[in-house]
Predicted 3D model of a 159-nucleotide RNA (glmS glucosamine-6-phosphate activated ribozyme aptamer) from Selenomonadaceae bacterium UBA3796. The sequence was found by an Rfam model in a public genome assembly.

RNA sequence: CGGAAUGUCUUAGCGCUGGUUCUCGGCAUGCGAACUGCCGAGAGGACGAGGAAGAGGUUGUCGAGCAUGUCAGCGGAUGCCUCUCGGCCGGCCCGGUCGAAAGAAAUCGGUCAAAGUCCGGAAGUGAUUCCGGUGACAAAGCCGAUGGCGGGUAUGGCA
Numbered sequence: 001c002g003g004a005a006u007g008u009c010u011u012a013g014c015g016c017u018g019g020u021u022c023u024c025g026g027c028a029u030g031c032g033a034a035c036u037g038c039c040g041a042g043a044g045g046a047c048g049a050g051g052a053a054g055a056g057g058u059u060g061u062c063g064a065g066c067a068u069g070u071c072a073g074c075g076g077a078u079g080c081c082u083c084u085c086g087g088c089c090g091g092c093c094c095g096g097u098c099g100a101a102a103g104a105a106a107u108c109g110g111u112c113a114a115a116g117u118c119c120g121g122a123a124g125u126g127a128u129u130c131c132g133g134u135g136a137c138a139a140a141g142c143c144g145a146u147g148g149c150g151g152g153u154a155u156g157g158c159a
């Protein structure tokens, strides 16, 4: 350097769990396999879209679903704020706005999901989990178009 096998990672709605909820087993209570309590072993505990210049801070975007936990807690985090750096607004200062795909807002147009559902299958006593197929539905955002959108100052160019 190349090859093979195995394992791990492939990244932020992400990860975890001693609360709590649920299941199974045992024990206690009890007329009772119910209920309740205790013990043990388990299950669930965020569905995608979007998101990274650096440092610090910070209860940190968007919608979908939902009778019921997407509850509660912990950790993390591409968001936001401040500063620095950088791009753009001809240069520079201020200011604004963004992040190496480096203006935002308004209006118009375009574009985009998964879970859930339904069908089938697999594992488990069970709670529940997983796989395949089907077909649907967002918002933020992104893309395009339109016309508008700073102050000061020196110098240069053109008329």
Base pairs, nucleotide, nucleotide: 014075015074016073017072019071021043022042023041024040025039026038027037028036047063048062049061053084054083055082056081057080058079085099086098087097088096089095091153092152093151094150103149106146107145108144109143110142111141118133119132120131121130122129123128